[in-house]
Molecule: TPP riboswitch aptamer (THI element)
RNA sequence: AAUGAGUUUGGGGGGUGCCAUGCUUGCAUGGCUGAGAACAUACCCAUAGAAUCUGAACCGGAUAAUACCGGCGUAGAGAACAAAACUUAUUUAACAA
Numbered sequence: 001a002a003u004g005a006g007u008u009u010g011g012g013g014g015g016u017g018c019c020a021u022g023c024u025u026g027c028a029u030g031g032c033u034g035a036g037a038a039c040a041u042a043c044c045c046a047u048a049g050a051a052u053c054u055g056a057a058c059c060g061g062a063u064a065a066u067a068c069c070g071g072c073g074u075a076g077a078g079a080a081c082a083a084a085a086c087u088u089a090u091u092u093a094a095c096a097a
Stems, first nucleotide, its partner, number of pairs: 001091008009082002012045003017032007052077003058071004
């Protein structure tokens, strides 16, 4: 110096349900699952893509209840960006001893 990989940053994509109680009836508090259950400086995901959406008011099981678990699922859709710094691997070159 070149190439590959990784990290970070900016930008991009995504979700926010169920139950109980209270009241001012859409909010508060608590409980359940989860990375996350809203308003965010968080969390998750980015094509090697089950993050997430559709099918779906689906099917089976469980639960106090739920998009809770499993199936559906080698079904369809889904974000392909940028830059610098750092780390690391390989290769090449120059210089010095």